Record summary: The part of an RNA shown here (small-subunit ribosomal RNA, 5' domain) has 502 nucleotides and comes from a metagenome.

Context: one part of a larger RNA
RNA sequence: GGACGAACGCUGGCGGCGUGCCUUAUACAUGCAAGUCGAACGCUCUCGACCUUCGGGUCAUAUGAGAGAGUGGCGAACGGGUGCGUAACACGUGAGAAACCUACCCCGGAGUUGGGAAUAACUCGAGGAAACUCGAGCUAAUACCCGAUGCCUUCGGAUGAUCGCAUGAUCGACCGAAGAAAGUUCCGGCGCUCCGGGAGGGUCUCGCGGCCUAUCAGCUUGUUGGUGAGGUAACGGCUCACCAAGGCAUCGACGGGUAGCUGGUCUGAGAGGACGAUCAGCCACACUGGGACUGAGACACGGCCCAGACUCCUACGGGAGGCAGCAGUAGGGAAUCUUGCGCAAUGGGCGAAAGCCUGACGCAGCAACGCCGCGUGGGGGAUGAAGGCCUUCGGGUUGUAAACCCCUUUCAGCAGGGACGAAAAUGACGGUACCUGCAGAAGAAGCCCCGGCCAACUACGUGCCAGCAGCCGCGGUAAUACGUAGGGGGCAAGCGAUGUCC
Numbered sequence: 001g002g003a004c005g006a007a008c009g010c011u012g013g014c015g016g017c018g019u020g021c022c023u024u025a026u027a028c029a030u031g032c033a034a035g036u037c038g039a040a041c042g043c044u045c046u047c048g049a050c051c052u053u054c055g056g057g058u059c060a061u062a063u064g065a066g067a068g069a070g071u072g073g074c075g076a077a078c079g080g081g082u083g084c085g086u087a088a089c090a091c092g093u094g095a096g097a098a099a100c101c102u103a104c105c106c107c108g109g110a111g112u113u114g115g116g117a118a119u120a121a122c123u124c125g126a127g128g129a130a131a132c133u134c135g136a137g138c139u140a141a142u143a144c145c146c147g148a149u150g151c152c153u154u155c156g157g158a159u160g161a162u163c164g165c166a167u168g169a170u171c172g173a174c175c176g177a178a179g180a181a182a183g184u185u186c187c188g189g190c191g192c193u194c195c196g197g198g199a200g201g202g203u204c205u206c207g208c209g210g211c212c213u214a215u216c217a218g219c220u221u222g223u224u225g226g227u228g229a230g231g232u233a234a235c236g237g238c239u240c241a242c243c244a245a246g247g248c249a250u251c252g253a254c255g256g257g258u259a260g261c262u263g264g265u266c267u268g269a270g271a272g273g274a275c276g277a278u279c280a281g282c283c284a285c286a287c288u289g290g291g292a293c294u295g296a297g298a299c300a301c302g303g304c305c306c307a308g309a310c311u312c313c314u315a316c317g318g319g320a321g322g323c324a325g326c327a328g329u330a331g332g333g334a335a336u337c338u339u340g341c342g343c344a345a346u347g348g349g350c351g352a353a354a355g356c357c358u359g360a361c362g363c364a365g366c367a368a369c370g371c372c373g374c375g376u377g378g379g380g381g382a383u384g385a386a387g388g389c390c391u392u393c394g395g396g397u398u399g400u401a402a403a404c405c406c407c408u409u410u411c412a413g414c415a416g417g418g419a420c421g422a423a424a425a426u427g428a429c430g431g432u433a434c435c436u437g438c439a440g441a442a443g444a445a446g447c448c449c450c451g452g453c454c455a456a457c458u459a460c461g462u463g464c465c466a467g468c469a470g471c472c473g474c475g476g477u478a479a480u481a482c483g484u485a486g487g488g489g490g491c492a493a494g495c496g497a498u499g500u501c502c
Stems, first nucleotide, its partner, number of pairs: 001502004006498001008496003013374006019367002021332001026330003030327003035074003040071002043068005048059004081285003091209007100202003105198008113147004122137006152179006159172005183190002211257003218248003223245008260282004264275004287308005310321004338364001340363003346360001347358004377407004387398004411443001413438005421429001446491005451472003457486005467474002
């Protein structure tokens, strides 16, 4: 000198764009943050108009429209948060999988056949304070089960050709075994099953790369390898039985400390050094620890089970909960925001669609927290007014500064018009941006410094006191260094000072 997710002091006019718990991965009141489909299914309930004495009456119609819980499907594994853990194939990069999986989507091929038994809802009964649970009976399906067929797929047997870096791979004919399906419709479709391919996604393996410590020197028994088996989507000590005695390490094993990694950010001429907020990719986690279930996908933030700590309800028998989602509260702290509006846009889930849901997102609010831009007026004006300060008492300086004259109106204010963002309809933002008009210099300047480094000097007060100070150092009676004033210098809606990095 630069930089900052900054905090502190003094000060503070406007706008645009960003950013905003770095500390306790501390505890959480309240609301919202994941639903949707009646074009899969059964059931229950509701219904329009007129008159009215408020009791009801008349007309119309429903093969309709809507609501509710339930079965079923898809989603809930995305999106959003945090950085505890992790020194690891976690990440980055480059290879490999002849050892693998993939719902929805796209392309291609083949099919969509015959039956059956239940169950929730519902009704009845029972238990419980509640959470909820139990018994009996009834019912539907794209829920469940059995059979048929098999373009094909898988497995077993036997076999030919071609090829490869090994295990081996691909293709073809033969025999045997096993394996499918679901309907609905507004008649246009939408679906369902099997197989092959694609896209996107995931899983696994390996080379290389990126912290400190030797005041950590030896570490290891599923350890290292083999055979066989189990398990997995799949390879593999992944697990197990048996066998062998190996494997790693001063090119730093093992241990300890610290830490999410990267694209990047800051600095620097570069090399390098430091960092890893916001945005983007990957990983890990979801009160703490463990476990599996469902599913194409989880060992699952707003799912389940167990244990633990904590909080709450209770009729004391037993139950409920998990903001590291968005707001918000308490606590901690030098310190970090609204319990806002909207699904209009973009994106996501479901749906044929209309649409519904979406604290993702789009916006608004708060904060000089940062960057950028603008304003706080412009021109004239000397008897160099008054006042202040200094003075050698002559004057000097503040100073064209003010007054005064002429002018302008950015921004803010008031009034009128008023968008783009939306493709037919649909705009939270928003009567916003922007445009026009009106009034009036009107509403808008501070902070730090002035001994040297370092730009800017005098007076008074004080008297090694009070105080200053980044370093050198100032102050003990004439202090340009303390305090105040005048003057001056620097930067400016900021200015200083603190912390950290280069």
About this RNA:
It matches the Rfam family "Bacterial small subunit ribosomal RNA". The literature on the family includes a 2001 paper in Science by Yusupov et al., "Crystal structure of the ribosome at 5.5 A resolution".